[in-house]
């Protein structure tokens, strides 16, 4: 990169750093956002899948709003696992 499986209305914030957008595309809507969003980075925490082991440790992912909602396109994100 790709194929396959599986999950995407439950859960979980703080603080630094930046600085204008941001919430996956496209359209209409609703929303977050200089009271600093989005991103990063630190620590915390939540919870599923894999490994070890036995109730713990690792890896990896998450930690507004249902993958924000309805339509369109049938796309996208995580995990496992072939190759």
């Nucleotide at each position: 990169c790709c194929a396959a499986c599986a999950u995407c209305c439950a859960g979980a914030g703080c603080g630094g750093c930046c600085g204008a957008g941001a919430g996956a595309u496209c359209u209409g809507g609703c929303u977050c956002a200089u009271u600093g969003a989005c991103g990063c980075c630190g620590c915390a925490g939540c919870a599923a899948c894999c490994c070890g082991a036995u109730u713990c440790g690792g890896g990896u992912g998450c930690u507004a709003c249902c993958g924000c909602c309805a339509g369109a396109a049938c796309c996208g994100a995580u995990g496992u696992c072939a190759g």

This is a predicted structure of an 83-nucleotide RNA (SAM riboswitch aptamer (S box leader)) from an uncultured bacterium. Its mean pLDDT, the model's own confidence on a scale to 100, is 82.